[in-house]
Context: one part of a larger RNA
């Protein structure tokens, strides 16, 4: 964020699994880039051979589909709140202990050469998954030589800085480390080292924010040294070896609860409650546990193991993870369309671009689930009709209500028009929607609590401590304003009661 009873006409705008962090059928929800590379089906075209006219076939050319190496995203966008009471979070600070791909700015470079592995073709193994042997080839893939600055590392010197120090300046020495001149070609996009820079990020600290003392005593990597792994760094992070120490009534240590803030709700305020939607931070990804890759992950829709569970098998072995959109089953008082957009706008990722790809996101559908805002008619109209109800039987009430006249047309209804939204043309899913004109007719649209007291709003029948009301005092045992029913009348109205739940 409600949910249930009774009712229901539009509308703008917002919101909709709190419950099982329960299980998932099927679609879709991350691709792009041929202007990095080699290869190249279908199809056509041309020629030539075959030939029972159909058609097969070779060989060039065109034509890109699928796939396959590289690059760059995939760590963002989405989703939940299970975990955690902790430097997660909030707010001041430190980082002289750090990192940084795409983007911007400044300087400098880009000689030289090599072997390889996919597709790809031979063989082969399996039910499939998926391999597995041998054989050819390209790059912006990979690898070696060279150059190499203010660039890491080591040693020396000097210089200011500071509490200090490994940080910051100058300098000398040794060692070490680049590159694709690659793609398009007008010009340009790449590539390498190096300094700054925006931005994003780690790490560390000071305070701040729950509960239980019927948890009082906790600790062995535990405390702190030294030396050493190890990260992008600081550190007991790890690890050895030494020392015996650290923490605690200012509440450790245990249990129990709980993502955190910005806010929301309430209230004059102080407070009290919360933490749905949006924003921002965090932690998750079937449950646990690992690393690789990578500028970043220990990675929802990557991978590897152990566990549970579903599924397929040829019994050998294998496939899966909706806490992404929609959807099912299931708990549940309870929550929605397997929608549209070959994305028209925003935004995001690749590309030079054209353009893909986008369940982000636009919108459309579903629900009175909230808020707002319209409408269900408007003037007149007394013999105060009929009917109802009540009644002292005279009459009162319902009541200007209603017929009845005259008038509007918001709203519906048909009928025609018809957008902004798209920064210069063309391009709009939402839509033939909003809006606008005509035309028709009061025409299609009122209900729910309640009516002793609090607390507005009273009688009559029926019942008879029975049925039953009921928030709370309490009503009901024969005239009940408290049940029920019927007239009246009060309160709010597309709602009106209940019920949870907070101020």
């Nucleotide at each position: 964020g409600a949910a249930c009873g009774c009712u229901g006409g539009c509308g703008g705008c917002g919101u909709g699994c709190c419950u099982a962090a329960u299980a998932c059928a099927u679609g879709c929800a991350a691709g792009u880039c041929g202007a990095a590379c080699g290869a190249g089906a279908a199809g056509c075209c041309u020629u030539g051979g075959a030939u029972u006219u159909a058609u097969c076939u070779a060989a060039g050319g065109u034509g890109g589909a699928g796939a396959g190496u590289g690059g760059c995203g995939c760590a963002c966008g989405g989703g939940u709140g299970a975990g955690u009471a902790a430097c997660a979070c909030a707010u001041g600070g430190c980082u002289g202990a750090c990192c940084u791909g795409c983007c911007c700015c400044u300087c400098a470079g880009a000689g030289g050469g090599g072997g390889a592995c996919a597709a790809c073709c031979g063989g082969u193994g399996g039910a499939a998954a998926c391999g597995c042997c041998g054989g050819c080839u390209a790059a912006u893939a990979c690898c070696c030589c060279a150059u190499g600055c203010u660039u890491g590392c080591g040693u020396c010197c000097g210089g200011g800085u500071u509490a200090g120090a490994g940080g910051c300046c100058g300098g000398a020495u040794g060692c070490a480390g680049a590159a694709a001149g690659g793609c398009c070609g007008a010009g340009g996009c790449g590539c390498u080292g190096a300094g700054g820079g925006a931005g994003g990020g780690g790490g560390c600290u000071g305070u701040g924010g729950a509960c239980c003392a019927u948890c009082a005593g906790c600790u062995a990597g535990u405390u702190g040294g030294u030396a050493g792994g190890g990260u992008a760094a600081c550190g007991g992070c790890c690890u050895a070896c030494c020392a015996a120490g650290g923490c605690g009534a200012g509440g450790a240590c245990g249990g129990a609860u709980a993502g955190g803030g910005g806010g929301c709700c309430u209230g004059a305020g102080a407070g009290g409650g919360u933490g749905a939607c949006c924003c921002c931070c965090c932690a998750c990804a079937c449950g646990g546990g690992c690393a690789c890759u990578g500028a970043g992950a220990c990675a929802c829709g990557g991978g590897c193991c152990c566990g549970a569970c579903u599924c397929c098998u040829a019994c050998g072995g294998g496939a899966g993870g909706c806490a992404g959109c929609a959807g099912u089953a299931a708990g549940g008082g309870a929550u929605a369309u397997u929608g549209c957009g070959a994305c028209a706008a925003u935004g995001g990722g690749c590309g030079a671009a054209a353009g893909c790809c986008u369940g982000a996101c636009g919108c459309a559908g579903c629900a009175a689930c909230g808020c707002c805002g319209c409408g269900u008619g408007g003037a007149g109209g007394a013999u105060g009709a009929a009917g109802g109800c009540c009644u002292u039987c005279g009459g009162g009430u319902u009541g200007u209500a209603a017929a009845c006249u005259c008038c509007u047309u918001u709203u519906c209804u048909g009928u025609g028009g018809g957008a902004a939204g798209a920064g210069g043309a063309a391009g709009g899913a939402c839509g033939g929607u909003a809006c606008c004109a005509c035309a028709g007719g009061a025409a299609g649209a009122a209900g729910u609590c309640u009516c002793g007291g609090c607390u507005a709003a009273c009688u009559a029948c029926g019942u008879g401590c029975c049925a039953g009301c009921a928030g709370c005092c309490g009503c009901g045992g024969u005239a009940a304003a408290a049940c029920g029913u019927a007239g009246g009348a009060g309160g709010c109205g597309a709602g009106c009661g209940u019920u949870a739940u907070c101020c």
The part of an RNA shown here (small-subunit ribosomal RNA, 5' domain) has 503 nucleotides and comes from an uncultured organism. The RNAcentral record of the full RNA draws on ENA and SILVA. The prediction has a mean pLDDT of 83. Rfam family: Bacterial small subunit ribosomal RNA. Its family is annotated with ribosome and structural constituent of ribosome in the Gene Ontology.